[in-house]
Parts: sequence; C1' cells; structure tokens
RNA sequence: CUCUUAUCAUGAGAGGUGGAGGGACUGGCCCUUUGAAGCCCGGCAACCGUCAUUGUGUCUAAUGAAAUGGUGCCAAUUCCUGCGAAGCGUGCGCUUUGGCAGAUGAGAG
Repeated sequence: CUCUUAUCAUGAGAGGUGGAGGGACUGGCCCUUUGAAGCCCGGCAACCGUCAUUGUGUCUAAUGAAAUGGUGCCAAUUCCUGCGAAGCGUGCGCUUUGGCAGAUGAGAG
C1' cells in the first nucleotide's frame, strides 16, 4: 500500500508542557491566545488477547468477568455534506434510506 471482515447516536480531566493551529478530503459550519497541534500524566471503551460458564468429537460459537498484556479513543452522530432512491413541501429546501469516502480492530497478500 492492496484485499476480506466487524464496528462507527454511548463514554472519557477547569492537570503539566507547548506555543498556532485544528476538525481526513470538497463545500459548509465550527473549535482555538478565556490558549490549537504535538508530547507527558490522567481517563474512556472493551476490538484482539486472558479467564469462567454453556454447547461441540475437533475447529469454533454464545454469554459473562477482570483490565496487569496488544491496539484504539477522549468538542459537535464519522460535526453536516459530496453519488443514488423514496416521500413531503415546492424551484430551492426538508425527512428517511442505500452507497461512496474515511476511522479503528482482526485476518490475508
């Protein structure tokens, strides 16, 4: 980097450092010197792994537990939107829904 698959309406500090940016991209709309990103501490969750129970010949599956292991995450629904469909009002919008894109985990190349 590519492919497969699961999830994406919950949750998470008024700490330290740092100094101007940040929210992937488009168009919006926001956050930010009453201090951005990054880093440290802290926290959240529980995908993998671990443990227990049940079922199974095995592989493995379901449910539950802890959180010391491997990741992840901690403004706004993945902040909204980008392509299509349906419905409603009407010339531009609103609602619902599928998809695209993206993020993270696990597996494969």

A computed fold for a 109-nucleotide RNA from Sinobaca qinghaiensis, annotated as SAM riboswitch aptamer (S box leader).
Its Rfam family is "SAM riboswitch aptamer (S box leader)". About the family: The SAM riboswitch is found upstream of a number of genes which code for proteins involved in methionine or cysteine biosynthesis in Gram-positive bacteria.
Its mean pLDDT, the model's own confidence on a scale to 100, is 83.
Taxonomically the source falls in Sinobaca (Bacteria, Bacillati, Bacillota, Caryophanales).